Annotation:
A computed fold for a 60-nucleotide RNA from an Acidimicrobiaceae bacterium, annotated as Fluoride riboswitch aptamer (crcB RNA motif). Its mean pLDDT, the model's own confidence on a scale to 100, is 81. The organism belongs to Acidimicrobiaceae, within Bacteria.
RNA sequence: UUCACGCGUGGCGAUGGAGCUCGCCAUAACCGCCGUAAGGCUGAUGGCUCCUACCGCGCU
Numbered sequence: 001u002u003c004a005c006g007c008g009u010g011g012c013g014a015u016g017g018a019g020c021u022c023g024c025c026a027u028a029a030c031c032g033c034c035g036u037a038a039g040g041c042u043g044a045u046g047g048c049u050c051c052u053a054c055c056g057c058g059c060u
Base pairs, nucleotide, nucleotide: 009026010025011024012023013022016051017050018049019048020047021046032041033040034039
């Protein structure tokens, strides 16, 4: 100096926050899909629950 492993810590998982849980990363993890293009589609979660925002329907 490089590589691998373990522990700790931190970060990340297509738009906000919190709890739990799973996975990934250590300068990487991550940065949605369709379409030649124009353009189009789903979703605030990786998953579950709650809150906020947004959308649809109904009632008052």